[in-house]
RNA sequence: UUGGCGUGGGUUGGACGGCCGCGGGGAGAGAAAUCCCUUCGAGGAAAGUCCGGACACCACAGGGCAAGACGGUGGGCAACUCCCACUCGGGGAAACCCGCAGGAAAGUGCCACAGAAACAUACGGCCGAUGGCGCGACCACACGUGAGUCGCGUACAGGCAAAGGUGAAAGGGUGCGGUAAGAGCGCACCGGCGUCGCGGUGACGCGGCGGCCAGGCAAACCCCGUCCGGUGCAAGACCAAACAGGAUCGUCGACCCGGCCCGGCGAGAUCCAGGUAGGUCGCAGGUGUGCCCGGUUUCGGCCAGGCCCCCGCCGGCGUGAUCAGCCGGUGAGACAGAUGGUCGUUCACGACAGGAUCCGGCUUACAGACCCACUAAGGAG
Repeated sequence: UUGGCGUGGGUUGGACGGCCGCGGGGAGAGAAAUCCCUUCGAGGAAAGUCCGGACACCACAGGGCAAGACGGUGGGCAACUCCCACUCGGGGAAACCCGCAGGAAAGUGCCACAGAAACAUACGGCCGAUGGCGCGACCACACGUGAGUCGCGUACAGGCAAAGGUGAAAGGGUGCGGUAAGAGCGCACCGGCGUCGCGGUGACGCGGCGGCCAGGCAAACCCCGUCCGGUGCAAGACCAAACAGGAUCGUCGACCCGGCCCGGCGAGAUCCAGGUAGGUCGCAGGUGUGCCCGGUUUCGGCCAGGCCCCCGCCGGCGUGAUCAGCCGGUGAGACAGAUGGUCGUUCACGACAGGAUCCGGCUUACAGACCCACUAAGGAG
C1' cells in the first nucleotide's frame, strides 16, 4: 500500500438557528375559565419479553417424592441459561470463529429406505484342515468284498468374516506375518479404553504398561450432580362519592291503633362497615440546622432554582473478569399514553426504531461515517 466480498473490538446515529405546537414540575396574575414566565422531556437497542434479581401481595414447622430448569473446569457477580480465563471437539493458510460440551462399559427403547443382518448376522462369496459320500490306486484274502493307507472329486455336516453388495452407520485402521481359508490370531505404527507415574487448583495433558477393542441416539425414557414456592406494578398501599345497608336520637310527621304508651312506616341529623366510580401514592435518586439568588408571608416560616458535602446507582479508566482507587454523569413519568411540524443555512442527505415499576444480562433490527488492534500478500528503508 492492497485485501467495498480478511479478523476482532469500539464510537457515532445529521448540525446550527427562527417560528408554531405537545407532556411533566414550579413561581406569578385572575372569582373562574384561562393567561404569562421558567425548567425538564426517549434508545443503543427504549424492541422481543428469553433468563436473573429488586420490590409487592399470597402461601409456608421440618423432611421426602413428583414436576421443571441447568450441565467441561476454575474464577466473577446480588443473581443468571450472563461475563472472564483455560481445557476439549470442529472450522480456517492466519488473525480468529463455532460448540444445549455430564453418562451409551446400569437398564429399557429406537435406528426410516435399502439390506441377509441395525446387534449381533451371513445374501452372494472364500475354504476343503476335520468328519461324511463318490471314484481310483495300494494292501489283505475266501476274488468281489473291506476295518486299513494314499490320492482325486463333491460341498452334506462344518469353518470364515478378508474382499463384494446395501446403508448415515455393518463395529478399531494401515501394513507385514500367519492360515485350508481367515481372523488382534501374532507383530509394528496410529486411534480408543483401562491402569500406573509425572505435571496442573481443576477440566485435562504427557509418558509407560495391558490386545482390553466396546456401533449411533440421552434435543427418547433413564442415571449422576446442582438449583428451584406462586403471581406480577392491571403487583399492591391509602383516601373515598352516589345508590342501597346497619346503629343511635328528651328530633319531626298530616300514616296505623278509639285515645295514651310501646311499636311500625316516612323524614331529618349524627355515626359505622364494606370499598364501586373517582382520586393520591407506588413512580422516577435520597439526605443536609451548608451557601447564594428569587417569590410569598399572618414575619414564625414555607416554596422553587443554582452551587456544595455525604450516601446510593450508572458509565469510563483500571483488572483476565470482579474488587479497591480515580474521573465523569445522575437526564421523562403519562394513564391508553407528550418529543412533532415548518422555514432557512450547511454536510458525507440521515438507518433500525419510541418509554409505561425499576435494574443486570442475552437475543433480534440497524443507512452511512469514523477510530484502534491484529492477520495475509506485495513494496520500501
Predicted 3D model of a 381-nucleotide RNA (Bacterial RNase P class A) from a Thermoleophilia bacterium. The coordinates come from a structure-prediction model, not an experiment, and the mean pLDDT is 75. Lineage of the source: Bacteria > Bacillati > Actinomycetota > Thermoleophilia. Its Rfam family is "Bacterial RNase P class A". The family's RNA type in Rfam is ribozyme. The sequence was found by an Rfam model in a public genome assembly.